Large-subunit ribosomal RNA, domain II from a Candidatus Pacearchaeota archaeon, 681 nucleotides, folded computationally. Rfam family: Archaeal large subunit ribosomal RNA. The RNAcentral record of the full RNA draws on ENA.
Context: one part of a larger RNA
RNA sequence: GCCAGGGAGUUUAUCUAAGUGGCGAAGCUAAUCUCAUAAAGAGAGUAACUGAAGCGAAAGCAAGUCUGAAAGGGCGUUAGUCACUUGGAUAAGACCCGAAGCCAGGUGAUCUAUUCAUGGGCAAGGCGAAGUCUUCCGAAAGGAGGAUGGAGGCCUGAACCAGUGUUGUGGACAUGCACUUGGAUGACCUGUGAAUAGGGGUGAAAUGCCUAUCUAACCUGGCGAUGGCUGGUUCCUGCUGAAAUAUGCCUUCGUAUAGUCUUCUUGUGCUUGUUAGCGGUGUAAAGUACGGAUGAGACUUGCAGGGGCUAAUGCCUACGGAGUCUUUUCCAACUCAGAAACUGCUAACUGCAUACAAGAAGAAACAGGGGCGGUAUGUAAGAUACUGUUCCGAGACCGGAACAACGGAGACCAGAGUUAAGGUCCCUAAAUCUAUGCUAAGUGUAUCGAACUCUGUCGAAAAUCUGAGACAGUAGGGAUGUAGGCUUAGAAGCAGCCACCAUUUAAAGAAAGCGUAACAGCUCACCUAUCGAGAUUUUCGGCGAGGAAAAUGGACGGGGCUAAGCAUAGUACCGAGACUCUGGCGGAGCUCGAUUAGAGCUUUCGGGUAAGCAGGCGUGGUUUUUGCUGAGAAGCUUCUUCUAAAGAAGGAGUGGAGCGAAAACCAGUGAGAAUCCUGGU
Numbered sequence: 001g002c003c004a005g006g007g008a009g010u011u012u013a014u015c016u017a018a019g020u021g022g023c024g025a026a027g028c029u030a031a032u033c034u035c036a037u038a039a040a041g042a043g044a045g046u047a048a049c050u051g052a053a054g055c056g057a058a059a060g061c062a063a064g065u066c067u068g069a070a071a072g073g074g075c076g077u078u079a080g081u082c083a084c085u086u087g088g089a090u091a092a093g094a095c096c097c098g099a100a101g102c103c104a105g106g107u108g109a110u111c112u113a114u115u116c117a118u119g120g121g122c123a124a125g126g127c128g129a130a131g132u133c134u135u136c137c138g139a140a141a142g143g144a145g146g147a148u149g150g151a152g153g154c155c156u157g158a159a160c161c162a163g164u165g166u167u168g169u170g171g172a173c174a175u176g177c178a179c180u181u182g183g184a185u186g187a188c189c190u191g192u193g194a195a196u197a198g199g200g201g202u203g204a205a206a207u208g209c210c211u212a213u214c215u216a217a218c219c220u221g222g223c224g225a226u227g228g229c230u231g232g233u234u235c236c237u238g239c240u241g242a243a244a245u246a247u248g249c250c251u252u253c254g255u256a257u258a259g260u261c262u263u264c265u266u267g268u269g270c271u272u273g274u275u276a277g278c279g280g281u282g283u284a285a286a287g288u289a290c291g292g293a294u295g296a297g298a299c300u301u302g303c304a305g306g307g308g309c310u311a312a313u314g315c316c317u318a319c320g321g322a323g324u325c326u327u328u329u330c331c332a333a334c335u336c337a338g339a340a341a342c343u344g345c346u347a348a349c350u351g352c353a354u355a356c357a358a359g360a361a362g363a364a365a366c367a368g369g370g371g372c373g374g375u376a377u378g379u380a381a382g383a384u385a386c387u388g389u390u391c392c393g394a395g396a397c398c399g400g401a402a403c404a405a406c407g408g409a410g411a412c413c414a415g416a417g418u419u420a421a422g423g424u425c426c427c428u429a430a431a432u433c434u435a436u437g438c439u440a441a442g443u444g445u446a447u448c449g450a451a452c453u454c455u456g457u458c459g460a461a462a463a464u465c466u467g468a469g470a471c472a473g474u475a476g477g478g479a480u481g482u483a484g485g486c487u488u489a490g491a492a493g494c495a496g497c498c499a500c501c502a503u504u505u506a507a508a509g510a511a512a513g514c515g516u517a518a519c520a521g522c523u524c525a526c527c528u529a530u531c532g533a534g535a536u537u538u539u540c541g542g543c544g545a546g547g548a549a550a551a552u553g554g555a556c557g558g559g560g561c562u563a564a565g566c567a568u569a570g571u572a573c574c575g576a577g578a579c580u581c582u583g584g585c586g587g588a589g590c591u592c593g594a595u596u597a598g599a600g601c602u603u604u605c606g607g608g609u610a611a612g613c614a615g616g617c618g619u620g621g622u623u624u625u626u627g628c629u630g631a632g633a634a635g636c637u638u639c640u641u642c643u644a645a646a647g648a649a650g651g652a653g654u655g656g657a658g659c660g661a662a663a664a665c666c667a668g669u670g671a672g673a674a675u676c677c678u679g680g681u
Stems, first nucleotide, its partner, number of pairs: 001681006011092013026050002032044004054061002064075004095232002098229001102222006113196009122186001124156003127152001131148007160183003165179002168177002198214001200210003235616006245258005261362008269352002273349008286335002291331003295327007303320001305319001306317004368392010397408003412584007422574003425559003431571001433570006444561002452546003456543010473530005479503003484498003509524001512523003585606002587603006617670001619667010635654008
């Protein structure tokens, strides 16, 4: 892991609601006693309790009473009670399993910590303290040398003790093994016997160790501790069907009340949507009438300051201030005016398995999430907090390659047809469809890409030049007064300053560049010739190019495609559980039927988590009735039939002795999960 068996809302008391039944202004017995006993039971027993009258603090009054001066207001004036069943609440272990912990009483120092008593152990080698002897020096004190000697928490290194590194290696069976490393006469190691005990011991101190257990050992008990937390909670079908919000809470994974859901009772018709009429609002957009901000201009005012003039008074002011006007740009905390949307009342239409309201009982839920529209915070976020709506949650099916919430569409069962979104070259159902263009980038076929750039290409428009020859190219001219004047060493078109005229001309600047020390020289503007047809500029639009960087090789779903890409228009077809039709099942309402059973009609009825309600199936047992069975019970194997299902019935084989059915009642009553328990394998 698998299989079998076991395994979780129970029992008692009280309260409460519903259902059923008895009696009824009453209802009911409890303890106990008697009879009978196999057991069950029958009778007696109205003590208590509930109800029949309430109100008031009370005296008290009474269908009323209390309060109040009164008006008025509060609480009252309606049949109950007992039993059983079911739902819920409370008290108990209270659906089951699960802590870490707290307390009490005991048991432990055969491990280990420290201590005490008594024993044991430490190869070999090295260094060579004191002391002693001796030689030399010295007056001495003392010093130097040589021997001897053998100290030491000394050195190297076995036994022995330890456990540094390899983050080596190994490991289910609880710290091994290998290499390396530290101590190894000492605060050394070790045998045996003893002492210290749990808030206590012991501790060269790490909260270490105290029997594989230590920030408080182990065992038993209190104990079924408690757990707002995790997990699990066992047959079927039918009907309805949520919430993840508000408020409070030492409240935030909880809970109470409300909202939302379910069931029942009673009452009454209600109003989802559309339109119309009469109203409400101050948002979007917009505007500048108010408040405020803002660029420019004009005007007025010497006016706080500044500046100038003046000896002072004072005067002026292209600074500055204040105000007015015109105009520019704006505003969550501006609004003269002002939508859409939303909304109140009235009316009509429409809609309504009726709906709505009230009451009673039962819940679940109070972690939500995504899209679209609107806000706030934020650089932003698959961000956070609101808000309206919708979907997922609790929603299957079709499309989107795959994909809770994106598009289509709300699934009772079966069959047939038609469409939706989306598609129609192949994978793959259906157009290699029709027409006109564009794209050359594999752009694209995809839900990613900006500012900026492009003489890529297509289309539209405008302006200018042009056979009196445009644009581009080629050839020639491009001069003279003059080297203009000044300046300067020089300044001659071209360092700089001033001026920028005139002439000859087809045309040619007192020169737009390069150049020289200055000249020279080379171009340009401008003109002519040649050539011979369009050229130049600007704006707008379509498709396209660059901008364009991510980690294994690689993704239009793939193949592939020049359309099978993009744009516009059109016609077919495919394509869902949607829609239509046929048949069937069920729910609800109405009518008939005395009711049940049943029949008919109607139905914009039949997705569903938590949850509520309803009806059934099955297991063990009890009572009564009635059956089967050696001519073969139960059980097991297998096949068939029936039912919407739980399940039921029958045949065959095996088996070899008990087993059903109906009605009612009672429960240790249904297994796949709980790191479930026990056994098997």